[in-house]
Context: one part of a larger RNA
Formats: sequence, structure tokens, C1' cells
RNA sequence: GGACGAACGCUGGCGGCGUGCCUAAUGCAUGCAAGUCGAACGCAGCGGCCUUGGCCGGCUGCGUGGCGAACGGCUGAGGAACACGUGGGUCACCACCCCCGGAGUGGGGGAUACCCCGUCGAAAGACGGGACAAUCCCGCAUACGCUCUACGGAGGAAAGCCGCAAGGCGCUCCGGGACGGGCCUGCGGCCCAUCAGGUAGUUGGUGUGGUAACGGCGCACCAAGCCAAUGACGGGUCCCCGGUCUGAGAGGACGACCGGGCAGACUGGGACUGCGACACGGCCCAGACUCCUACGGGAGGCAGCAGCAAGGAAUUUUCCCCAAUGGGCGAAAGCCUGAGGGAGCAACGCCGCGUGGAGGACGACGGCCUUCGGGUUGUAAACUCCUUUCGGGCGGGACGAUGAUGACGGUACCGCCAGAAGCAGCCCCGGCUAACUCUGUGCCAGCAGCCGCGGUAAGACAGAGGGGGCAAGCGUUGUCC
Repeated sequence: GGACGAACGCUGGCGGCGUGCCUAAUGCAUGCAAGUCGAACGCAGCGGCCUUGGCCGGCUGCGUGGCGAACGGCUGAGGAACACGUGGGUCACCACCCCCGGAGUGGGGGAUACCCCGUCGAAAGACGGGACAAUCCCGCAUACGCUCUACGGAGGAAAGCCGCAAGGCGCUCCGGGACGGGCCUGCGGCCCAUCAGGUAGUUGGUGUGGUAACGGCGCACCAAGCCAAUGACGGGUCCCCGGUCUGAGAGGACGACCGGGCAGACUGGGACUGCGACACGGCCCAGACUCCUACGGGAGGCAGCAGCAAGGAAUUUUCCCCAAUGGGCGAAAGCCUGAGGGAGCAACGCCGCGUGGAGGACGACGGCCUUCGGGUUGUAAACUCCUUUCGGGCGGGACGAUGAUGACGGUACCGCCAGAAGCAGCCCCGGCUAACUCUGUGCCAGCAGCCGCGGUAAGACAGAGGGGGCAAGCGUUGUCC
């Protein structure tokens, strides 16, 4: 000098775009953040049509079923590891939805929630009995291709719904693709040798189990290997990268926002469901903590958005909207979406703008200095003329939306009007380093980044006048180059 997710002091007009718990991965009141489908199915209440027995493209609710909930959002604890980056391998693999191609969709049976009846419980909730539907569940048939095979053969599917119809949406099996992922591997990136030896599923083999899949992944048996100064093992520290800052570069430091990957979801462990999880707003167990209780027993998990407490030098609204982009579901209408789009707060940062312009005295008043002549503040002010950005008032008024639909927003922007009107501070002035005098003080009070100033004329303290530098900021502190 540059930089910052900054903080502190003094000061503070406006706009645009960004950024905003770096500390306690501490604890959390309240609300919201994941639902949707009646064109899969049943029931109840209400309503309508009505010939008392039904029907309904009606409304609401509950349940079954399907898809989603594994995305999106948050955080950085752990982890020195194939976690990440980069290049490969997978003849050792998966793949819901989507695309392409081939084939099929025949015939039976069963259970059950909601509901009704009964019972227990303070509650959370639970149990028994009975009836019933489906795109729920199970056989049978068939199966080119599929799987297994000893090559003889054996095994394995399906679901319907809407529509007057045409047809549409589905369903099953097989092959290919796309998107996405699992696993393996070469190379690369921290510190300590005051860590030198480490290792028993350890290293390899055979067999078996397990997995989508290879594998000591697990297990039984057999062998005795395997790693290490090219740093094993141990300890410390840490999410990694694209990148960011600095620097002429080489390099050094860093990894906040944005993007990719990983990991975590009160702590530890576990599996279930599922194409996908060992699952933030799912389940089970244990633990700590908080809450309810009729004391028998229950409920909870903001490292989602806001918000609270605490910690801290320090970090925002319990706002608006689904209009746009994107996501889930749905044939669609649409519903949901604290993702997202916006607004609010904060000079936290960057950028832009303003606080007026021109003229105006051999120079007012006042202040300060003075050798008492004057000098300086200083064209500065007053005064004259002019302008009106920003701000204010009035009016018009978008783009974003390719038909309708705009939270932002009567915002941006445009036009008109009045009036210099409403808007400057901070640090410094001994040398480094740009800027000097007076007064006060008297090694006191104080200053200070280094050198150093102050003990009676202090350009270094304090005040004042003047000056210098930056400017809605200016200084200080911290950190990096």
C1' cells in the first nucleotide's frame, strides 16, 4: 500500500447492487416450512333429483390405495479418508419417473382400514368381535425375448380408470438410451521423528454366506504373511474444490457469499419401507435435557423461515406473494411450496450523486497573530444574477406477462410547480509524513506506530486561530499478502 462476512470511537443526506451469528453442532415459547390425486376405491354428514327406493360430473370430512416425502432448504460437528480434485476401470453393478423398440393385458380367489358393536385408559392411545371396496394381496393359464441349467429341462407377469364413440391415461415382461448413482484405481494437496516400529480378520488362499455388485464385507478351515525413513503407526489440526486476497511474477495466505462434491440433523446405536435412506420436519432402543400427568403413563428435538434466551467486540422482520423461475401431485382445472421472487432493518462493502453556480472589496464585522505599521481568516461572507440534481408537492405511469393472471407497486420512470431553499464531518500538522503560531501546563497533567516529547518561552501535552489530508464518511483495533 492492498484486502475484510469485521468490530469500536466520532459523524451521517440520497440511490443502485451486494452482504449480514466468524462465538455456544448451546437451549428453544409461537406460527409457518410437503403434500397431492374423487379420472384407483369404500364410507359418513349435508344438499339436489325424486315414483320411499334409489340416483348425482354437487359440497365437506375420514379411511384404503398411488406418487411424492431420499428433491429442495440448513449447518461444518466429525473426518487426514478414495472424503475431495483430476485421469481411468466396472466382462463386478443398479436405475422410479422420461425417450425409442418388441410382446402382452385371459380366468379365479382372499384379506383389511374407515364403519358398526363391545372393552380398557386422566390422556396419548390400545384391544376384541362383525360386515365391505379397489389400480390392495395371492394362486391358475400363457410368455418371443428373460433367469437358472447337468442342455434333458425347470421357473417367472399383469389393473384398471375416463370417454357416446374415436380414443386417451395407465398396468406387465423384455431390449436399448438418457439423467442419476454404487464400487475399484493412478496421481495430487497440512504440521510434529521430542511419534520408529506397526498389524491378529491382521496378509493371502479354499469354501460358504451376504450384496444391485467385486471384495477379509461376514464366517469356517488352511498358510504366515502384510505395512514402514519414498515416514508406516501414533499425536495435533482441518470439511475439500471451482476459486478469493495479495504479489511484476514465482510464491504466500485463505476456502464467507455463489457453484460442485462430502458429512451431519439433541447424543449413541439399529433396522423397516422403498428405484433410491439406514432417512433434518419417519420408526425402534438407550442416554441427557425440557414439558404434561389422575403418578399408572405419555409428549418433544429450529445446523428450515422468522423470532426468543444465552454466549459474544459483533450479525436483521415473529413482513408480502406464489405474479415470475423452479419443484411435488393431478388428464386437467388446480392445490401445496419460509425453494424462490420481493419488501423491511444495518454506511457492513462497492459504485454513483448531492449539500449549489457565476460575479462580488487596494478587503466589512468578529476571531487569531502582531515588530502596533499591519498581517491573516478571505471572494470567504454580505450583496447581485442564475440554476433546481437529490429531497418536497401535484399529475401521468410501466417492462417484468407471447391470451388471462403483478407480491414488488401507484414502485421505477416521465411531466409540471415552488424555492438556495432541508443536507459535513473525521483524522492529522517534531522526523519518518503534506500541514505553525499563540496561550495554558511545568518530568505534573498528558502523548506515543518507531525514534522519542513534557523538569518556566513545548511547532511533540491541552485549548484556540490557522493549515494539511480524506470525505458521507474519517480514524482506531484485529487478521492476511

Notes: Small-subunit ribosomal RNA, 5' domain from Chloroflexus islandicus, 481 nucleotides, folded computationally. It matches the Rfam family "Bacterial small subunit ribosomal RNA". The source organism's lineage runs through Bacteria, Bacillati, Chloroflexota, Chloroflexineae and Chloroflexus.